Description: Small-subunit ribosomal RNA, 3' major domain from a metagenome, 462 nucleotides, folded computationally.
Context: one part of a larger RNA
RNA sequence: AGACGGGGACCCACACAAGCGGUGGAGCAUGGGGUUUAAUUCGAUACUAAGCGGGGCACCUCACUGGAUUUGACAUCCCGAGAAGAUUCUAGAAAUAGAAUUGUGCCGCAAGGAACUCGGCGACAGGUGCUGCACGGUCGUCGUCAGCUCGUGCCUUGAGGUGUGUUGUUAAGUCAAUGAACGAGCGCAACCCUCAUCCUAUGUUGUAUUUUCAUGGGAGACCGCCGGCUCCAAGCCGGAGGAAGGUGGGGAUGACGUCAGAUCAGCGUGGCCCUUAUGUCCAGGGCGACACCCGUGCUACAAUGGCCGGUACAAUGGGUAGCCAAGCAGCAAUGCGGAGCCAAUCCCUCUAAAACCGGUCUCAGUUCGGAUCGAAGGCUGCAAUUCGCCUUCGUGAAGUUGGAAUCGCUAGUAACCGUGAAUCAGCCACGUCACGGUGAAUAUGUUCCUGGGUCUUGUACU
Numbered sequence: 001a002g003a004c005g006g007g008g009a010c011c012c013a014c015a016c017a018a019g020c021g022g023u024g025g026a027g028c029a030u031g032g033g034g035u036u037u038a039a040u041u042c043g044a045u046a047c048u049a050a051g052c053g054g055g056g057c058a059c060c061u062c063a064c065u066g067g068a069u070u071u072g073a074c075a076u077c078c079c080g081a082g083a084a085g086a087u088u089c090u091a092g093a094a095a096u097a098g099a100a101u102u103g104u105g106c107c108g109c110a111a112g113g114a115a116c117u118c119g120g121c122g123a124c125a126g127g128u129g130c131u132g133c134a135c136g137g138u139c140g141u142c143g144u145c146a147g148c149u150c151g152u153g154c155c156u157u158g159a160g161g162u163g164u165g166u167u168g169u170u171a172a173g174u175c176a177a178u179g180a181a182c183g184a185g186c187g188c189a190a191c192c193c194u195c196a197u198c199c200u201a202u203g204u205u206g207u208a209u210u211u212u213c214a215u216g217g218g219a220g221a222c223c224g225c226c227g228g229c230u231c232c233a234a235g236c237c238g239g240a241g242g243a244a245g246g247u248g249g250g251g252a253u254g255a256c257g258u259c260a261g262a263u264c265a266g267c268g269u270g271g272c273c274c275u276u277a278u279g280u281c282c283a284g285g286g287c288g289a290c291a292c293c294c295g296u297g298c299u300a301c302a303a304u305g306g307c308c309g310g311u312a313c314a315a316u317g318g319g320u321a322g323c324c325a326a327g328c329a330g331c332a333a334u335g336c337g338g339a340g341c342c343a344a345u346c347c348c349u350c351u352a353a354a355a356c357c358g359g360u361c362u363c364a365g366u367u368c369g370g371a372u373c374g375a376a377g378g379c380u381g382c383a384a385u386u387c388g389c390c391u392u393c394g395u396g397a398a399g400u401u402g403g404a405a406u407c408g409c410u411a412g413u414a415a416c417c418g419u420g421a422a423u424c425a426g427c428c429a430c431g432u433c434a435c436g437g438u439g440a441a442u443a444u445g446u447u448c449c450u451g452g453g454u455c456u457u458g459u460a461c462u
Stems, first nucleotide, its partner, number of pairs: 001462002003459003007456007015446002019409005026299008034290002042053002064285001065283005072124001076123002078120005085102007106113002126274002129272003135268002137263003140259001142257001147186006153162003165178004192251004197219007222245001225239005288428001301402001305361006317348003322341002327336003368399001373394007415438007
């Protein structure tokens, strides 16, 4: 100087407390461990792994197993032959191997050349093979915590200290006052985007020409005004006006560094290794196994409810290999149909669902709950057996609010409700990321738990 303390002082945070809703019990979905397996490819493992890489595992993906192949699926160079290509047959699971028919193009007078295919020699290609403890890049975390440093000066034998301390204040090393310090840098804040109010310009496809709306430009918030507190400093408390008040809400933005943190399987890359195989092609299976354990979710256990009928109100997005209207068929999934739309025009989607109105059920393993299983169909796709989704009918399991323990959230938040999108042929999405609708309770406290900051103290640790 640090680090640590079941030392001290001060301060902060959904850290506790006060509340609301969950998880832990059930069924299912999904990921992980374990076990099994020919293979169940690999990575990630407290917080910071486990609905994570993967924002789509039937084939492909693919890294696994097996069957083939060797200048190679891909690139450049050299030599020889043929334009390329198209069609058919045989063997085979295919890859591939063999055979037949057809066909002659472009540039150039010609020789030859360009593109492409086949054969050959080697240089080389290739590797999701190893090392994240050789690296780049990127990311997680402490933590959006308020810290981390430098120049000169001063103090010290020196390491080093001071500045960065103290007092007040702040979300903040934010600011003020003071002090051997005076300044400065990276962080904080502001500058950026967005939402909320108003003015103004423009107006297609929007519209009732005034508004809503859309797209630009501006105004507005600064403790600016008033009162109080305080060194009458920084600032704090209250009030007025205001759409908004003390950082207005949200986002982007992550200091010096820590964890030899994560990633060689996104990519790049040093070294090592493979080179008739650890490369490449194909088929089939596997990544979907199942005594069990764990994580994350969905659906419930019901009457603040289930079912039936009626009736309202959104926003964000997406669409030409696409979105698909009206109409018709079907109980339905869906099919037929074909209008419109490259989109403020048409469609998804004008139908949102919860809500509201009326009816029914009357506390029961039920008109709760929907797992599981049977049958019949539909759709995508070469192909749904392993292993897709959807519909209808039947079946109707566990479950009566969940032990110890544990998680999220402070306002348009939690909770509840539906909607859209990416990926995508289809879809295992109950996931993720967005969008709106309804819309609370509690905290005016810091003793304790957890994490963090500043100062100080002890230490046999560095």
Notes:
RNAcentral holds the full RNA, with entries from SILVA. The coordinates come from a structure-prediction model, not an experiment, and the mean pLDDT is 82. It matches the Rfam family "Bacterial small subunit ribosomal RNA".